Molecule: SAM riboswitch aptamer (S box leader)
Organism: uncultured Solibacillus sp.
RNA sequence: UCUUAUAAAGAGAGGUGGAGGGAAGUGCCCUAUGAAGCCCGGCAACCAGCAUUUUAUGCAAAGGUGCCAAUUCACACAAAGUUUAAACUUUGAAAGAUGAGA
Numbered sequence: 001u002c003u004u005a006u007a008a009a010g011a012g013a014g015g016u017g018g019a020g021g022g023a024a025g026u027g028c029c030c031u032a033u034g035a036a037g038c039c040c041g042g043c044a045a046c047c048a049g050c051a052u053u054u055u056a057u058g059c060a061a062a063g064g065u066g067c068c069a070a071u072u073c074a075c076a077c078a079a080a081g082u083u084u085a086a087a088c089u090u091u092g093a094a095a096g097a098u099g100a101g102a
Base pairs, nucleotide, nucleotide: 001102002101003100004099005098006097012040014039015038016037020030021029022028025075026074027073041068042067043066046064047063049059050058051057052056072095077092078091079090080089081088082087
C1' cells in the first nucleotide's frame, strides 16, 4: 500500500508521573478534583484453541493482538425527506482505528 470484517455495548475513586490530550481541519470537549507516558488492574473475544449439527454456532480466556471520557465525540462529501432560508433527519460515501490475509 491492497483486500476483507467490525464499531450505540464493555472496562479501577490503584501506583508512578508531572502538562497536556481527544488522528488531521473546523467545532466541541477532557485535564492541577492531575493530561500524555509507564506499571499494576480490568474489558472484549478478531486470530489461535476446544466442541458441535462446520460458509455457521457455542465454550473458555492460558497464547498473539486490541481496547478501557463523550456513537469512530460531532461535522465536513453525496442522495433523499422537511424547510423561504438557515437548519434538521435518514441513508451512503470519504477519512481514520483495530483484527485477519496479501